[in-house]
A computed fold for a 72-nucleotide RNA from a Minisyncoccota bacterium, annotated as transfer RNA. The sequence is in RNAcentral, with records from ENA. It matches the Rfam family "tRNA". It is annotated as a transfer RNA. The organism belongs to Minisyncoccota, within Bacteria.
RNA sequence: GCGCCCGUAGCUCAAUGGUAGAGCGCGAAGCUUAUACCUUCGUGGUUCCCGGUUCGAAUCCAGGCGGGCGCA
Numbered sequence: 001g002c003g004c005c006c007g008u009a010g011c012u013c014a015a016u017g018g019u020a021g022a023g024c025g026c027g028a029a030g031c032u033u034a035u036a037c038c039u040u041c042g043u044g045g046u047u048c049c050c051g052g053u054u055c056g057a058a059u060c061c062a063g064g065c066g067g068g069c070g071c072a
Base pairs, nucleotide, nucleotide: 001071002070003069004068005067006066007065010024011023012022013021018055025043026042027041028040029039030038048064049063051061052060
């Protein structure tokens, strides 16, 4: 330099055009003499950035930024 893949919550990942969710984490309550475990409730994101298409974009298109893999 070229090709391919990826970027969503503190972390790991879903959502494949129609109100962004789960597990873990964190906080509170219950339980316990107490801690842990367990249960319930809560807490969470300008979906990397900027444009475009569309009634409607995390999702489709163009450019940029960052990361990974391969070739040279």